[in-house]
RNAcentral holds the sequence, with entries from MGnify. Predicted 3D model of a 103-nucleotide RNA (SAM riboswitch aptamer (S box leader)) from a marine sediment metagenome. Rfam family: SAM riboswitch aptamer (S box leader). Rfam links the family to the GO term regulation of gene expression. Its mean pLDDT, the model's own confidence on a scale to 100, is 83. Of the family's consensus pairs, 97% are formed in the model.
RNA sequence: CUUAUCGAGAAAGGUGGAGGGCCAGGCCCGUUGAAGCCUUGGCAACCCCCCAAUUUGGGGAAGGUGCCAAUUCCUACAAAGAGUUUUCUCUUUGAAAGAUGAG
Repeated sequence: CUUAUCGAGAAAGGUGGAGGGCCAGGCCCGUUGAAGCCUUGGCAACCCCCCAAUUUGGGGAAGGUGCCAAUUCCUACAAAGAGUUUUCUCUUUGAAAGAUGAG
């Protein structure tokens, strides 16, 4: 850079000792123990394997990744609609940004 997915799912122990949720705002999580690191476990099924079919359906989980608070926690930008009313609120869609896989 290209492409697919992102409303589901899945935590204990040890160590550590104040931060974490990408950034900003909000809102949360955290001394009943944050981040990081280690061990064990789990989830899922992108790569992978098998079967049928013709690029889709079904099944598997040994291996390579990934993941295991909250929809990617929500919003941010644009458009449409609704409410309220004079700048706010809500809904939907799209975009942007980000994350992960494969190339």